[in-house]
Molecule: THF (Tetrahydrofolate) riboswitch aptamer
RNA sequence: AGCAGAGUAGGAAGUUGCGCGUUAAGUGUUGCAAAACGGGAUGUUGUUUGCAAACGAAAAGGUUUGACCUUGCGGUGCACUUCCGCGUCCGCCGCA
Numbered sequence: 001a002g003c004a005g006a007g008u009a010g011g012a013a014g015u016u017g018c019g020c021g022u023u024a025a026g027u028g029u030u031g032c033a034a035a036a037c038g039g040g041a042u043g044u045u046g047u048u049u050g051c052a053a054a055c056g057a058a059a060a061g062g063u064u065u066g067a068c069c070u071u072g073c074g075g076u077g078c079a080c081u082u083c084c085g086c087g088u089c090c091g092c093c094g095c096a
Stems, first nucleotide, its partner, number of pairs: 002095002005092001010084005016079004020074003029053007039090005059071005
């Protein structure tokens, strides 16, 4: 030199666990700014955060006055599990 492989951000799902909201936060949409993002370089895609704007919801029952419990609802948060997950060059691991 050659062949093969691993690893990011993150995404999807779940007869899972613990929460939050239901007095509407969160989620989602648009714009602006910033940040991080295989070990390194570069680049793409995606992600996150802040600000602004518009939009916008599912409650019912029980206890019986204690705001709690139960069942729901929310394109709800975190964790766990499974699956998926860097283009080029170098590096790393394995083979010879």